The prediction has a mean pLDDT of 78. The RNA shown here (Glycine riboswitch aptamer) has 108 nucleotides and comes from Phenylobacterium sp. The source organism's lineage runs through Bacteria, Pseudomonadati, Pseudomonadota, Alphaproteobacteria and Phenylobacterium. The model forms 89% of the base pairs in the Rfam consensus. It was read from a public genome assembly, where an Rfam model found it.
RNA sequence: AUGAACGCUGGAAAGCAGCCCGCCGAAAGGUAGGGCUCGCCGAAGGAGCAAUGGGCGCGGACAUGAUCGUCCGCCUCUAAAUCUCUCAGGCUCAGGGACAGCGGGGGC
Numbered sequence: 001a002u003g004a005a006c007g008c009u010g011g012a013a014a015g016c017a018g019c020c021c022g023c024c025g026a027a028a029g030g031u032a033g034g035g036c037u038c039g040c041c042g043a044a045g046g047a048g049c050a051a052u053g054g055g056c057g058c059g060g061a062c063a064u065g066a067u068c069g070u071c072c073g074c075c076u077c078u079a080a081a082u083c084u085c086u087c088a089g090g091c092u093c094a095g096g097g098a099c100a101g102c103g104g105g106g107g108c
Stems, first nucleotide, its partner, number of pairs: 006103005015038001017037005022031003039091003045087001046085003053077003057074006
């Protein structure tokens, strides 16, 4: 210098959808529980890739007596994110939450 874990603080988006079941209720009805369908969100996790770089991989051009070499194209490996996807997760509150700040500073 970087910085995991831990603690404190901050921390977005998107459905008061439909049906069925459960529960409460005498009923009307209610419901932050479960399932299915449709719609939607991206900030747990997961997946994808650009430049770049590598290759005694292929082809071509230049150059040389011939190599070496240089350049170009293709192939292949590498390749991040709050980008992209939406498998997972989520779509009132709560919870969760990428990420950010702090967990000391100065003088001799």
Its Rfam family is "Glycine riboswitch aptamer". Gene Ontology term of the family: glycine biosynthetic process.